[in-house]
RNA sequence: GUCCCGUUCGUCUAGCGGUCCAGGACAUCGCCCUCUCAAGGCGGAGAUCACGGGUUCAAAUCCCGUACGGGACG
Numbered sequence: 001g002u003c004c005c006g007u008u009c010g011u012c013u014a015g016c017g018g019u020c021c022a023g024g025a026c027a028u029c030g031c032c033c034u035c036u037c038a039a040g041g042c043g044g045a046g047a048u049c050a051c052g053g054g055u056u057c058a059a060a061u062c063c064c065g066u067a068c069g070g071g072a073c074g
Stems, first nucleotide, its partner, number of pairs: 001073007010026004018057001028044005050066005
């Protein structure tokens, strides 16, 4: 330098153009339970989907560019 793959709550992850307002687990916060803690039960908060642009009536999802990470070739 060329090409390929990836980037979604604090962490891990689902999603494959519209079915809800992006779901789940762990963590975190509150309450219940308990003499107390842990475990268990109930509930809350938390991601405008790496960034910018495009296509479309409609984009986390398709296309282009950029950034970052990984890989192949030279």
This is a predicted structure of a 74-nucleotide RNA (transfer RNA) from Elusimicrobium minutum Pei191. The RNAcentral record of the sequence draws on ENA, GtRNAdb and Rfam. Taxonomically the source falls in Elusimicrobium minutum (Bacteria, Pseudomonadati, Elusimicrobiales, Elusimicrobiaceae).